[in-house]
Context: one part of a larger RNA
RNA sequence: UGACGGGGGCUCACACAAGCGGUGGAGGAUGUUGCUCAAUUCGAAGCAACGCGAAGAACCUUACCUGGGCUUGACAUGCUGGUGGUAGAACCCUGAAAGGGGAACGACCAUCGCAAGAUGGAGCCAGCACAGGUGUUGCAUGGCUGUCGUCAGCUCGUGCCGUGAGGUGUCGGGUUAAGUCCCAUAACGAGCGAAACCCUUGCCUCUAUUUGCCAGCGGGUAAUGCCGGGAACUCUAGAGGGACUGCCGGUGUCAAACCGGAGGAAGGUGGGGAUGACGUCAAGUCAUCAUGGCCCUUACGCCCAGGGCUGCAAACGUCCCACAAUGGUCGGUACAAAGGGUCGCCAACCCGCGAGGGGGAGCUAAUCCCACAAAGCCGGCCUCAGUUCGGAUUGCAGGCUGCAAUUCGCCUGCAUGAAGUUGGAAUCGCUAGUAAUCGCGGAUCAGCUACGCCGCGGUGAAUAUGUUCCUGAGCCUUGUACA
Numbered sequence: 001u002g003a004c005g006g007g008g009g010c011u012c013a014c015a016c017a018a019g020c021g022g023u024g025g026a027g028g029a030u031g032u033u034g035c036u037c038a039a040u041u042c043g044a045a046g047c048a049a050c051g052c053g054a055a056g057a058a059c060c061u062u063a064c065c066u067g068g069g070c071u072u073g074a075c076a077u078g079c080u081g082g083u084g085g086u087a088g089a090a091c092c093c094u095g096a097a098a099g100g101g102g103a104a105c106g107a108c109c110a111u112c113g114c115a116a117g118a119u120g121g122a123g124c125c126a127g128c129a130c131a132g133g134u135g136u137u138g139c140a141u142g143g144c145u146g147u148c149g150u151c152a153g154c155u156c157g158u159g160c161c162g163u164g165a166g167g168u169g170u171c172g173g174g175u176u177a178a179g180u181c182c183c184a185u186a187a188c189g190a191g192c193g194a195a196a197c198c199c200u201u202g203c204c205u206c207u208a209u210u211u212g213c214c215a216g217c218g219g220g221u222a223a224u225g226c227c228g229g230g231a232a233c234u235c236u237a238g239a240g241g242g243a244c245u246g247c248c249g250g251u252g253u254c255a256a257a258c259c260g261g262a263g264g265a266a267g268g269u270g271g272g273g274a275u276g277a278c279g280u281c282a283a284g285u286c287a288u289c290a291u292g293g294c295c296c297u298u299a300c301g302c303c304c305a306g307g308g309c310u311g312c313a314a315a316c317g318u319c320c321c322a323c324a325a326u327g328g329u330c331g332g333u334a335c336a337a338a339g340g341g342u343c344g345c346c347a348a349c350c351c352g353c354g355a356g357g358g359g360g361a362g363c364u365a366a367u368c369c370c371a372c373a374a375a376g377c378c379g380g381c382c383u384c385a386g387u388u389c390g391g392a393u394u395g396c397a398g399g400c401u402g403c404a405a406u407u408c409g410c411c412u413g414c415a416u417g418a419a420g421u422u423g424g425a426a427u428c429g430c431u432a433g434u435a436a437u438c439g440c441g442g443a444u445c446a447g448c449u450a451c452g453c454c455g456c457g458g459u460g461a462a463u464a465u466g467u468u469c470c471u472g473a474g475c476c477u478u479g480u481a482c483a
Stems, first nucleotide, its partner, number of pairs: 001483002003480003007477007015467002019430005027320007034312002042053002064307007073130001077129007088105001091102004108121005132296002135294003141290002143285003146281001148279001153192006159168003172183003198273004203241006213230002217228003244267001247261005323423001327382007339370003344363002349358003389420001394415007436459007
């Protein structure tokens, strides 16, 4: 100087408490361990691995296994030699394919030449350098990332103090979300962080007026901005304004600031996001990529078929759906936002109980389509039961995608109807448009094991007396036989 303490002081955080909903029990989905296997490819390992890399494993992907094949190679560059019936190649044989064998036909470019042709190139063949490796080392590395933590810290120049390591500044009194600001001060300044600048959302103004809008005027319809038209309103999207403790009162050191109030759409960082200091964990990644060393070279490279990554006594994590009446079911009826669409989204209409099929209008999209939002509201039935709860499992019949759904896809209908009556010890999330609950969209993608992930809106709470305790963190101080 740090680190540590079942030392002290001050302070903070959904850390506890207060409250709401869960997990742990059941069934299923998914990841992991283990076991099994010819293979069940590899990585991730407390927080910070475990719906993680994977935003799509039937083939492909694929890195694994079995079997069949290739050897200058699937791909790059260079060198040497050869090559016109050459390169290429319909077709035939063999084969699971890859590959192997045969083969009608049969080229291209440049120079020279009237032409025949000659020479060279490309291509091909042989050979040599080399290619190739998701082989190894993340404890040789770059880059990228997680984490402490959006915590308030981490440092520097000069000066001063100390023999020195080092200290001071950065401590102290207040204050703040903040090393934020003020005061004080052997320190005076400065940098990286904090804040601000950026995006979005909430209010207003101006500009613009189509594909969006419709107040007033006119026309028209069974009805609809449908038409003429309008530029008010809404929306859209560009530019501005607006919030700064600016104003008032109080407290405070005539400070910083705090408390209350006015006005205001918004008030003291308005809400949300992006943004992550010096560093820590020899944290993660050699399988995104790059890369040193080592290793393989008729194989640890490359191609193909099939299988596996989906196996199942068991264990754990993360989720979904339930156990019901604030519910289930049937009928009627209302209101979003954000997205996607031409190898695409697919309307009307017809067929089918349905998944879906036929059909073909419109749309390169504020125009057309996906697209009925659902919970909600209004009625009917069910009356507390393993049920009109619950839907696992299984059988049959179908639909779709795709070369192909057996291993191993999704969906529909009928039948079947399991466990489950609120979950031990323990444990998680959340402070407001949040939790809870309801549906909608997108990426990946032929299809989909999506209940995942990333977004969007609808409905919309309870509680916080407080900081003793648990966990983590910051500052000051103290002890230490630790570094």
A computed fold for a 483-nucleotide part of an RNA from a metagenome, annotated as small-subunit ribosomal RNA, 3' major domain. Model confidence (mean pLDDT): 84 of 100. The full RNA is in RNAcentral, with records from SILVA.